Overview
The part of an RNA shown here (large-subunit ribosomal RNA, half A) has 1732 nucleotides and comes from uncultured Chthonomonas sp. Its Rfam family is "Bacterial large subunit ribosomal RNA". NCBI's taxonomy places the organism under Bacteria, Armatimonadota, Chthonomonadia, Chthonomonadales, Chthonomonas. Model confidence (mean pLDDT): 84 of 100.
[in-house]
Context: one part of a larger RNA
RNA sequence: GGCACACGGUGGAUGCCUAGGCACCAAGAGGCGAUGAAGGGCGUGAUCGGCUGCGAUAAGCCACGGUGAGGCGCUGAAUAGCCUGUGACCCGUGGAUUCCCGAAUGGGGAAACCCAGCGCUGGUAAUGCGGCGCUAUCCCCGGCUGAAUCCAUAGGCCGGUGGAGGCCAAGCGGGGGAAGUGAAACAUCUCAGUACCCCGAGGAAAGGAAAUCAACCGAGACUCCCCGAGUAGUGGCGAGCGAAAGGGGACCAGCCCAAACCUCACAGGUGUAAGCGGACACGCGUUGCCUGUGGGGGGUUGUAGGACGUCUGCUUCCGGGUUGUGUCCGACCCGGCGGGAGUUACAAAGUUGUCGGGUAGCCGAAGCGUGUGGAACCGCGCACCAGAGAGGGCAAUCGUCCCGUAGGCGAAACCCGGCGACCUCCCGGCAGGCGAUCCUGAGUAGGUCCGCGCCCGUGAAACGCGGACUGAAGCAGGGGGGACCACCCUCCAAGGCUAAGUACUCCUUGGUGACCGAUAGUGGACUAGUACCGUGAGGGAAAGGUGAAAAGCACCCCGGAAGGGGAGUGAAAUAGUACCUGAAACCGUGUGCCUACAAGCGGUCGGAGCGGCCUUUGUGCCGUGACGGCGUGCCUUUUGCAUAAUGAGCCGGCGAGUUACUCGUCUGCGGCGAGGUUAAGCGAUGAGCGGAGCCGAAGCGAAAGCGAGUCCGAACAGGGCGUUUAGUCGCAGGCGGUAGACCCGAAGCUGAGCGAGCUACCCAUGGGCAGGCUGAAGCGGGGGUAAGACCUCGUGGAGGGCCGAACCGACCUGGGGUGAAAACCGGGCGGAUGACCUGUGGGUAGGAGUGAAAGGCUAAUCAAGCUCAGUGAUAUCUGGUUCUCCCCGAAAUAUAUUUAGGUAUAGCCUCGGGUAAAUUGCGCGGUGGCCGUAGAGCACUGUUUGAAUUAGGGGCCUUACCGGGUUACCGACUUCAGGCAAACUCCGAAGACCACCGCGUUUACCCCGGGAGUCAGUUGCAGGGGGAUAAACUUCUGCGUCGAGAGGGAAACAACCCAGACCGCCAGCUAAGGUCCCAAAGUGCUAGCUAAGUGGAAAACGAUGUCCGAGCGCAGAGACAACCAGGAGGUUGGCUUAGAGGCAGCCACCCUUUAAAGAGUGCGUAACAGCUCACUGGUCAAGUGCUCGGGCGCGGACAAUGUAACGGGGCUCAAGCUAGCCACCGAAGCUGCGGGUGCGUCCGAUCUGCGGAUCGGGCGCGCGGUAGGGGAGCGUUCCCUGGCCGGUGAAGCUGCGGCGUGAGCCAGCGGUGGAGGCCAGGGAAGUGCGAAUGCCGGCAUGAGUAACGAAAGAGGGGUGAGAAUCCCCUCCACCGAUUGCCCAAGGUUUCCUGGGUAAAGCUCGUCUUCCCAGGGUUAGUCGGGACCUAAGGCGAGGCCGAAAGGCGUAGUCGAUGGCCAACAGGUUGAUAUUCCUGUACCACGUCGCUUCCGUUAUCACCGAUGGGGGGACGAGGAAGGCUAGGGGAACCCAGGCGAUGGUUGACCUGGGACAAGCGUGUAGGGGUGGCCCUAGUGAAAUGCGGGGCCGCAUAACCUGAGGCGCGAUGUGAGCUGGCCGUGAGGCCGGCGACUCCCCGACGCCAUGCCUCCGAGAAAAGCCUCUAGGGAGGAAGCACGUGCCCGUACCAAAACCGACACAGGUGGGCAAGUAGAGAAUACUAAGGUGAUC
Repeated sequence: GGCACACGGUGGAUGCCUAGGCACCAAGAGGCGAUGAAGGGCGUGAUCGGCUGCGAUAAGCCACGGUGAGGCGCUGAAUAGCCUGUGACCCGUGGAUUCCCGAAUGGGGAAACCCAGCGCUGGUAAUGCGGCGCUAUCCCCGGCUGAAUCCAUAGGCCGGUGGAGGCCAAGCGGGGGAAGUGAAACAUCUCAGUACCCCGAGGAAAGGAAAUCAACCGAGACUCCCCGAGUAGUGGCGAGCGAAAGGGGACCAGCCCAAACCUCACAGGUGUAAGCGGACACGCGUUGCCUGUGGGGGGUUGUAGGACGUCUGCUUCCGGGUUGUGUCCGACCCGGCGGGAGUUACAAAGUUGUCGGGUAGCCGAAGCGUGUGGAACCGCGCACCAGAGAGGGCAAUCGUCCCGUAGGCGAAACCCGGCGACCUCCCGGCAGGCGAUCCUGAGUAGGUCCGCGCCCGUGAAACGCGGACUGAAGCAGGGGGGACCACCCUCCAAGGCUAAGUACUCCUUGGUGACCGAUAGUGGACUAGUACCGUGAGGGAAAGGUGAAAAGCACCCCGGAAGGGGAGUGAAAUAGUACCUGAAACCGUGUGCCUACAAGCGGUCGGAGCGGCCUUUGUGCCGUGACGGCGUGCCUUUUGCAUAAUGAGCCGGCGAGUUACUCGUCUGCGGCGAGGUUAAGCGAUGAGCGGAGCCGAAGCGAAAGCGAGUCCGAACAGGGCGUUUAGUCGCAGGCGGUAGACCCGAAGCUGAGCGAGCUACCCAUGGGCAGGCUGAAGCGGGGGUAAGACCUCGUGGAGGGCCGAACCGACCUGGGGUGAAAACCGGGCGGAUGACCUGUGGGUAGGAGUGAAAGGCUAAUCAAGCUCAGUGAUAUCUGGUUCUCCCCGAAAUAUAUUUAGGUAUAGCCUCGGGUAAAUUGCGCGGUGGCCGUAGAGCACUGUUUGAAUUAGGGGCCUUACCGGGUUACCGACUUCAGGCAAACUCCGAAGACCACCGCGUUUACCCCGGGAGUCAGUUGCAGGGGGAUAAACUUCUGCGUCGAGAGGGAAACAACCCAGACCGCCAGCUAAGGUCCCAAAGUGCUAGCUAAGUGGAAAACGAUGUCCGAGCGCAGAGACAACCAGGAGGUUGGCUUAGAGGCAGCCACCCUUUAAAGAGUGCGUAACAGCUCACUGGUCAAGUGCUCGGGCGCGGACAAUGUAACGGGGCUCAAGCUAGCCACCGAAGCUGCGGGUGCGUCCGAUCUGCGGAUCGGGCGCGCGGUAGGGGAGCGUUCCCUGGCCGGUGAAGCUGCGGCGUGAGCCAGCGGUGGAGGCCAGGGAAGUGCGAAUGCCGGCAUGAGUAACGAAAGAGGGGUGAGAAUCCCCUCCACCGAUUGCCCAAGGUUUCCUGGGUAAAGCUCGUCUUCCCAGGGUUAGUCGGGACCUAAGGCGAGGCCGAAAGGCGUAGUCGAUGGCCAACAGGUUGAUAUUCCUGUACCACGUCGCUUCCGUUAUCACCGAUGGGGGGACGAGGAAGGCUAGGGGAACCCAGGCGAUGGUUGACCUGGGACAAGCGUGUAGGGGUGGCCCUAGUGAAAUGCGGGGCCGCAUAACCUGAGGCGCGAUGUGAGCUGGCCGUGAGGCCGGCGACUCCCCGACGCCAUGCCUCCGAGAAAAGCCUCUAGGGAGGAAGCACGUGCCCGUACCAAAACCGACACAGGUGGGCAAGUAGAGAAUACUAAGGUGAUC
């Protein structure tokens, strides 16, 4: 270290539970709000936080009811203190109170804050201060006032028990209105009038009483449901979209105006009479008439209606009054009686009675004993109730214990409803006829153009709606009936209201669930829209369980604590608050076995040894496993994966073909059947009713139409489609369609919003830039000129000038690159008075901004931000897709394709049905037919080599011409010989194909129907094409294999060889291939070959390797080889040559002697010479030489870690090769034995609806399998019915054992656990996980590894359980234009003190910026408000705009600016310009004191919201005067006197200071005052402006640092003494100089001066002028009053950067030496040593 077992830890699965959700049903309610909502902020308790409640009357106050003994809400107990039978607490009803914000409404505003005015009021001498109420805007109404412009109107003002405003889930109407997508692209179209934005209304909304439909019949408002119908239509006639009439239902309800006419009032006109209801008389007369407006009556319709006039018919009454007077008629009014109606429209308020209901409540039957147990509700026994056996609780499961349940009862108060009464309104006319007198909705209908809505996309396009332009008729009229016209029918637009039936649910109450049960169900069972993230819009978690009861462990022990051990509680403590159960990963401890010469998917098969177990002693079982055989994971994707192709660290949980539709189609089952069936709806929501409709029973045709036929046609011809087979409605299943449609995944598109705290640009207002250098213009002096120009010296101080810090930037290089840092650090670098940098406030934004332009930047995002939404966009793409067994089983092809990795149809697979024995298919054999390939051939078509012959042509010769000759030139035809061909064939197989016959074969074929998958193939062999007769290349054909195929062989090796795996067997036989060992089988046999380890890689080519064969030479007349000898003469052949003598070259190559010898085969020389050879003889003695063919070998032969080209060892008459023979081994093949299963068949049994089904047995044939089809099952959760189990122990977890072919199961046994569970049958699904770079959680690995974030610490002491790290001391070190000090922003308690040490702190920690507790921020003068205005914001009225909203006047906000009054010292643990001391100043008030002026104008004094002045402004430069600050000092003060020679000295060390204010008014700067006139200053002015005159000018006057005096008899650094304290430290005293010189600012004078051009805020405070006010007022002293907010702490470890982060962050102060300097170096004050 491994395996096993036991016991733990970690972790939080599983089971059980539910406090919370989800979906519905019924009823209610359907709003709240200026009487201040919704929603918040802040408070509120004796007590801290959160929740709840409540509001300064604050977990509450009052009254009335209910209940009735205990209460003071929850977390959450305890303590303290209270209340309560005089009725608390609690519940209900009504009331009171109800801070601040919010529509927010007095004004403002950064929501929860600030500041007001008026009235009343408290208080003061008065101001200040306090309390209560009112004060927004718009609309409406009323009144007053009142312009241009007389009346009037606009406008203004006032009033009002007046209205609106804002919020709210879904539903509703309206105004606007996308895109992703679909169309396999896309533009019309679609998505869709959807999403979204906006406006508005209501409990519903909308619509609604026909200018509607219909069809020649009729209906009779609207809305909703079911049909009609996926029809008619529409439509790139694509994708799609899609009515209506009519029918069946739900519910039902109809009305009112305008006008005609009459009348009244008012106004205007006309105007003296037409009039006053009629008749008569009298009388009256601003009458009458016309027009307009308003009121009343009348009236409301289309077979027209009404008015008016007239006629007819019917019809109640009484009383009173009016109608100028009287009478009559008539009309009108009031009352009574009678009739009718009514609170949702048609008119509108209620009151009351009664009944019912709601908002609290009350009554409410019936059980005991015993056993077990911690506990009884369990078991057993015996009872009881039931109009109650719903449910919950109680220590387990209770009808009879509790709450309840069935049933019944109940309200002071408030609310709702029914009915009645009171009440209110209406009614004295109604009906009809006649009459063309009047009325019946005008910028309307209609038209044209452009659009839109309807099913209708411009179409033949009616109808409705809108915009622009036009523009009727008016009842003898008008609209519609789908262009249009006619006839006919039908209806009356241009005004309005209207319940119910319908939609929805933020909310209340009750109830239900084949809904969830903590990764589920809401995001949220719990502090949840919380924590946390983001500037913001917005995003958005995790997290339940002790026990019956806290009985939550007293006490003891160890420990600093945490924690633990005992004891105790409890049924249980491995139930101890990190708490039920407590799985797995992961981490341990103990025991047994194994393991240190042994290599790998770690298993499996065999197996020794060791250890253990037993009522079983066994061929037993358990654990381990030496050694041996075989053996390269899973998934996905692929032709093909161990692949070094994808995915997974591991474990647990979650995680993917679902649901809807009267949709389509098929199958199964069921009902009925020429019929079947209902939909909506009705109905105790039960039975049932409901036939509207749909499908079927008849078809054909474009249709008219006809009909078992019909259409085409002249046809009685022919043909097409029909006529022959039953459907339909349910339930279940397969598949399809439409929907997100199996799940996850884009980049993107669109809409509405949120962002300029980053960054870009702009606006406003502030700030910053050490120091040095250069020396423009101008000016002055000199020279020069006629005058200039010009030259020179000086002065001067310009510049997108120069060098260089701060500051801004970012060129190079190094580092860093899981950083210190999501852009930095080091060293250099660029700009640095400018187009510069920067603070604060503001503006501009998404196809938009901004951009000195890089497609840069717009919050770490930019070729179109971010957030939410459309949205589950789409994805011909990738990935993933979860239990088992059984049967069958593909394809990678054709055609088409904006198609090629997709799809459709066909092909191939599967399942069901059918058909007849028709031989349909297949195999083998036979017979016949057919074909033009292989081969072959050259007859054709071409091509081709040689030869012969030769026409023709060319050349040469001849030639006047004709012609002739010749030819080693070309060459047709022909002949001979020899070839070639995919597109040649005189021929022509094997074989394919077509028939027929025979045999075999589970109908395997074919047809119909349901469901697929496949359209990437691959390799071998054979035949071709392409290529190079290359490719593991490419493309066809045929066959095979793999694919989807295991087994044996080929060492290993999809595709090669053998062979097709149902399961088991320690049986047999074989195939390929093998038989020496590894390693099963022959060291087998016979005969050869090979010497190369050939075998056990390779070519041209090469070779006297070797064996065999064939041929040709020579050879006992002596060959071949070797040795000995000869190899000669003419001659040095001739030529050539300098020479050429056999041997440079050319020509010739003869002759002689010989056994033989070339005018020479080589070497050689300058040329000779020389050495050889050929050739000959001798010696020797038998074969020798050459050529060709074959077998096996050799060379050719070089690669990378290491033999490494037989699998290895090793092999040589073989263990190699060739030929042959015998035997054996060898597979999942074949056989044998046993078993399972599918199909077929036979037998038997049972059942039968007669088709068949099931069971048992026999026989036969099968049973590899991916995509895929079919079949049968297992398991999970829930429901129903029946039956059971369980505290004597359910589920879950865990171990062992057993069963089944498997998924799995066990009513087997232990342990744990502590309350539920199971079986059978049926039903319903959120139903099965290993993979999706899946999601969530836990735990590993890397690894005790990297790192511990710029930098100096050491020693001693202290504290403490513990000290490198905390405190103190000493020394050392670092910063020092900062690492010091002070502010602004931002943060928000981090500040101080005491205590603590779990976590945080990169280590430690006694420490801390951590945790706990207590404390701390003091202002008239500082900052802000009560003052002002800039950019900009908002904005009464107003203008504009579909809406939302935009702009903007008056105004009102808004500092980064203007204005404005306090200084010094001291003090605390923590604050100080705030407290204290001292000394000041500002504003306001006036009880008091003093002085002065005035009292009605001879005008004291105040004084604008108006006028004027002023405030009031740039940049650069230079000089002067000062001060701050610093230095020095021999002078003054304090202290010191030397470890070592000197040092009482011009020695050493330190110090030598101070505000506001008041007074003085200097250096310097500016330059004025008076009078008169005046048309301007929207009124006035004495002011200002304009004009004129005068005075003064080294002035007056104004301004003005500094200095000086007082402030200060003060304060104070410094030095020093004493006391207290262990210490850090604290307290109280004393002394004390306080001068001179030098340097000297960027500060002050100074908003000055000079110069320049780019010409440089506003308003208020302030001064003045009048308008106006005005009887009292002014000045001084003194006294009084003086509000709100901020104020701690940090300026980097407290801000922005996720961090105690090497980054970033605006302003002020600015010491010494050296230096130009704020550079740099070293130092001061001060700070620090940076957290391993």